The RNA shown here (c-di-GMP-I riboswitch aptamer) has 86 nucleotides and comes from a Deltaproteobacteria bacterium.
């Protein structure tokens, strides 16, 4: 101090779903609840992968496209951090 991560310590997040708010929607907040997490901290930059009010098109009432929004628990990149067996 780097890599790695243990049937070790000390603590920590919280999927599905359920209430209550927001939101066109993805989805988010908060309480509940815990399927997993060793970065499941933090951060849309790069790929993905979702939504589409309202805006453009075609169209005749839905369909297309996308500025935008969403997911960091999708993968990768950057910053940051507790512990100390092999």
């Nucleotide at each position: 101090c780097g890599u790695c991560g243990a049937u070790a310590a000390u603590g920590g997040c919280a999927a599905a779903c359920c209430g209550c708010g927001g939101g066109u929607a993805a989805c988010c907040g908060u309480g509940g609840g815990a399927c997993g997490c060793a970065a499941a901290g933090c951060u849309a930059c790069c790929u993905a992968c979702c939504c589409a009010a309202g805006c453009a098109c075609a169209c005749c009432u839905u369909g297309u496209g996308a500025c935008g929004g969403g997911u960091c628990g999708a993968g990768g990149g950057g910053c940051c951090a507790c512990c100390g067996a092999a």

The model forms 100% of the base pairs in the Rfam consensus.